[in-house]
RNA sequence: GCAGAGUAGAGAUAUGCGCGUCAAGUGCCAGACGGACGGGGAGUUGCCGGCUGGACGAAAGGCUUCGCCUGCGGUGCAUAUGUCGCAUCCCGCUGC
Numbered sequence: 001g002c003a004g005a006g007u008a009g010a011g012a013u014a015u016g017c018g019c020g021u022c023a024a025g026u027g028c029c030a031g032a033c034g035g036a037c038g039g040g041g042a043g044u045u046g047c048c049g050g051c052u053g054g055a056c057g058a059a060a061g062g063c064u065u066c067g068c069c070u071g072c073g074g075u076g077c078a079u080a081u082g083u084c085g086c087a088u089c090c091c092g093c094u095g096c
Stems, first nucleotide, its partner, number of pairs: 001096004009084002012081007019073003028054004033049003039091004060070004
């Protein structure tokens, strides 16, 4: 010098267990706060989290009805398998 690996995290699919269907959750906007961001250092106007406020807003049906079943929800968590992935800067690691 050339090539490459690796994080947090994001998202997809499948399975399992739940929640809601008496509307919470998801998604959208604003505010303030906190956190994380390849092995090391720095780190954003990007990412994530819960909180407060605001706008919008839904798919129910059946049965033998303390409930169960089939659905539905841009629904929560876990596991598995792919996909994407250091914002950026400096250094490092592996091969040649």